RNA sequence: UCCUGAAUAGCUCAGCGGUAGAGCGGGUGGCUGUUAACCACUAGGUCGGGGGUUCGAAUCCCUCUUCAGGAGCCA
Repeated sequence: UCCUGAAUAGCUCAGCGGUAGAGCGGGUGGCUGUUAACCACUAGGUCGGGGGUUCGAAUCCCUCUUCAGGAGCCA
């Protein structure tokens, strides 16, 4: 330099055009002599930045940033 993949809740990830979700973690309550476990409820997101397409974008296109992997090196 080129190619590919990834970036979404505190963490691990799903969702691939039509209201953003799960598990774990957090909070409150229940249960228990207490803790843990279990049960119920609940908070938490400008979907990496910017622009474009569309009635509508986390999702498609362009560009930038960061991370991971690969190619390139010889004749």